[in-house]
RNA sequence: GGAGUGGGCCAGACGAUCGCUGCGGUGGGGAGUUCGCUUCCUGCCGUGGAGGAAAGUCCGGGCUUCACAGGACACGGUGGUGGGUAACGCCCACCGUCCGCAAGGACCGGGACAGUGCCACAGAAAGUAUACCGCCAAACGUCGGUUCGAGGUUCGCUUCGGAAACGACGAGGUAAGGGUGAAACGGUGCGGUAAGAGCGCACCAGCGGAUCGGGUGACCGGUUCGGCUCGGCAAACCCCACCGGAAGCAAGACCAAGCAGGGCGCAGUUCGUUGCGCUGGAAACAGCGCCACGGCGCGAGGCGGUCCGUCUCGUCCACCGUCCGGGUAGGUUGCACGAGCCGUCGAGCAAUCGGCGGCCCAGAGAAAUGAUCGUCCACGACAAAACCCGGCUUAUCGGCUCGCUCCGCUU
Repeated sequence: GGAGUGGGCCAGACGAUCGCUGCGGUGGGGAGUUCGCUUCCUGCCGUGGAGGAAAGUCCGGGCUUCACAGGACACGGUGGUGGGUAACGCCCACCGUCCGCAAGGACCGGGACAGUGCCACAGAAAGUAUACCGCCAAACGUCGGUUCGAGGUUCGCUUCGGAAACGACGAGGUAAGGGUGAAACGGUGCGGUAAGAGCGCACCAGCGGAUCGGGUGACCGGUUCGGCUCGGCAAACCCCACCGGAAGCAAGACCAAGCAGGGCGCAGUUCGUUGCGCUGGAAACAGCGCCACGGCGCGAGGCGGUCCGUCUCGUCCACCGUCCGGGUAGGUUGCACGAGCCGUCGAGCAAUCGGCGGCCCAGAGAAAUGAUCGUCCACGACAAAACCCGGCUUAUCGGCUCGCUCCGCUU
């Protein structure tokens, strides 16, 4: 100097004029008033006022309601180990595999021996699969020619038996060589064989057993033994482990105002106790009725879907459900002090946690930060909070800065 890689910060700046808005202070005017105050309008002063993603609505929560709380199934999510965190599908470190010369980066990271399924085309064959080309002729069968012996002979030959090698065919052996393919049942070498093959052996890879060492662990390494070695896909269904209530600030709370209810539907004339009344009785007591309470049964509803379980209401015109109809939709609050931010010290490889000190940093309510001018330069991209946080993902002009890696040159 160049190329790369991993972090942090900024997100036009300054000035002037006018304008918007929250809070605090102060003054003026109006309305109400229980005379404490409340509320509306307005002037001035001080102070604050959109993001790194505010986007997506993808995860996780805080908070609110469902009266309270549980078990199981279904459904959904995650998936190496150890930590962090309120929690997570996030972050950190490490392990493994892959990419990169490297710094670094990526992740579909449990299970294919529980089961089911798929691997197009090509190829013989795509998972206890196979013979297209090829190789073999040892052993089996047939045929051909040569040769030896015996028999027959019309002397041409023929029949039977044997021998050695050759050739052909059949049945067979083979998976080493070649071909196809993304992938073809370990690799290299030697021996062996008819030719071959882990068939055997040596070394290696893989798998399994035993054992030792390191590490919290995932896992890594060593020694030894063994059959020699039955693919891939689970981001295919599935199995295993772990996790998971629902709805959501239009959640909810309070105030003011206003109205109008009606129809339909379903369940005990059950048991006990106290009291009251009537009847019968000398009394004890018995029968009937009513009220209240309790039990059982039944009906309805709540608890994400289903079941169990549990709770509430009702059981004589109700809870609830459903249909028709009426009124209101106004105001206040929720609404910002937060798992907050900054600095420093300590622990930790780190994420992060703890101590100490400092700061308050948007709360609109149809939606507030806009307009003009001047100067500067990095020439302004992507782009606006709506209950609030922790993440992830997506979009993006440019600037500053720190660490590391590689290449070249010079000293």